[in-house]
RNA sequence: CGAGUUCGUCGGACGACCGCGGUCUUCGGACCGAGGAAAGUCCGGACUCCACAGGGCAGGGUGCUGGAUAACUUCCAGGCGGGGCGACCCGACGGAAAGUGCAACAGAGAGCAGACCGCCGAUGGCCCGAAAGGGCACAGGUAAGGGUGAAACGGUGGUGUAAGAGACCACCAGCGUUGCGGGGAACCGCAGCGGCUAGGCAAACCCCACCAGGAGCAAGGCCAAGCAGGGACGGCGGUGGCCCGCCGAUCAAGUCCCGGGUAGGCCGCAGGAGCCAGGCGGCAACGUCUGGCCUAGAUGGAUGGUCGUCGACUACAGAAUCCGGCUUACAGACGGACUCGCAAA
Numbered sequence: 001c002g003a004g005u006u007c008g009u010c011g012g013a014c015g016a017c018c019g020c021g022g023u024c025u026u027c028g029g030a031c032c033g034a035g036g037a038a039a040g041u042c043c044g045g046a047c048u049c050c051a052c053a054g055g056g057c058a059g060g061g062u063g064c065u066g067g068a069u070a071a072c073u074u075c076c077a078g079g080c081g082g083g084g085c086g087a088c089c090c091g092a093c094g095g096a097a098a099g100u101g102c103a104a105c106a107g108a109g110a111g112c113a114g115a116c117c118g119c120c121g122a123u124g125g126c127c128c129g130a131a132a133g134g135g136c137a138c139a140g141g142u143a144a145g146g147g148u149g150a151a152a153c154g155g156u157g158g159u160g161u162a163a164g165a166g167a168c169c170a171c172c173a174g175c176g177u178u179g180c181g182g183g184g185a186a187c188c189g190c191a192g193c194g195g196c197u198a199g200g201c202a203a204a205c206c207c208c209a210c211c212a213g214g215a216g217c218a219a220g221g222c223c224a225a226g227c228a229g230g231g232a233c234g235g236c237g238g239u240g241g242c243c244c245g246c247c248g249a250u251c252a253a254g255u256c257c258c259g260g261g262u263a264g265g266c267c268g269c270a271g272g273a274g275c276c277a278g279g280c281g282g283c284a285a286c287g288u289c290u291g292g293c294c295u296a297g298a299u300g301g302a303u304g305g306u307c308g309u310c311g312a313c314u315a316c317a318g319a320a321u322c323c324g325g326c327u328u329a330c331a332g333a334c335g336g337a338c339u340c341g342c343a344a345a
């Protein structure tokens, strides 16, 4: 210099005037006023209400190990597998030697495999021959070679054979198992033994382990105003999938339908698992301590306009109970760490 990986920050700045929402007010005004994703609403929690003897069936979620956390399907570190020359990235990553099931097209054959081509034809058969022997490829044998496929039942060499084959042997790979060693664990390494090989898919059913009550701020509570009841069901309600069982209320409660009234206010609602800086512990996620700060709260729903200077032609997009994540969108600018290549010193 070029190409790249990864982590993070910002995402118009300053000033003046006017406007809008909120809080306070001495009524003059002062202060505060969108985001890194406020988004998708995909996870997890806080909070609120309802429920909370127990058992069974069905259904849901998660799935290597250890840690972090209020919790998680998130994060951190490690292991294993895959990709990349590398920095690094990706992985729902328990079980397929419990059972069931599935596999398009191609192919002869796709799951206790399969003879299409090829090879053989020892044995039996047929033909020639006096015989030795030769021929045919009918029965049949054969998974070494070819071909198909994402995948064809370990690989190489040898023994063996008619030709072949873990049929047998050596080595290698892989699997199981035993022992030893390392590690906190997942797991890894070494040695021995075994049988010769066990295919894939479980975000297919399933099995195993663990987790989980339900509904959601239109939750829910308070105040004010207003109204008119009628009908149907009937043993009802709760255990928010169902059953058993249990509990509660007891004969008017409940559910549904029709009709009538209201369409207001306050709380919840923003001081919090809060933000910033520094120290300490930890590889890290994170924890803890000290100091400082107060930082939107609407309900037809505020955050905008004009001018000046700089910059630049201005991305994606806007709170609605709150918080932690994930995912997705994003003009452009900046910083840290690292990798590869080339050149020079």
Base pairs, nucleotide, nucleotide: 001341002340003339004338005337006336007335008334009333010332012310013309014308015307016306017305018304020033021032022031023030024029035316039327040326042325043324044323045322046321047216048215049214050213054244055243056242057241060211061210062209063208064078065077066076067075068074079093080091081090082089083088094207095206099205100204101201102200116146117145118142119141120140123139124138125136126135127134128133154172155171156170157169158168159167173197175194176193177192178191179190180189181188182187220267221266222265223264229258230257231256232255233254236248237247238246239245274293275292276291277290278289279288280287281286

Predicted 3D model of a 345-nucleotide RNA (Bacterial RNase P class A) from an Acidimicrobiia bacterium. The coordinates come from a structure-prediction model, not an experiment, and the mean pLDDT is 77. Its Rfam family is "Bacterial RNase P class A". By type it is a ribozyme. Gene Ontology terms of the family: ribonuclease P activity, tRNA processing and dimeric ribonuclease P complex. It is recorded under the gene name rnpB.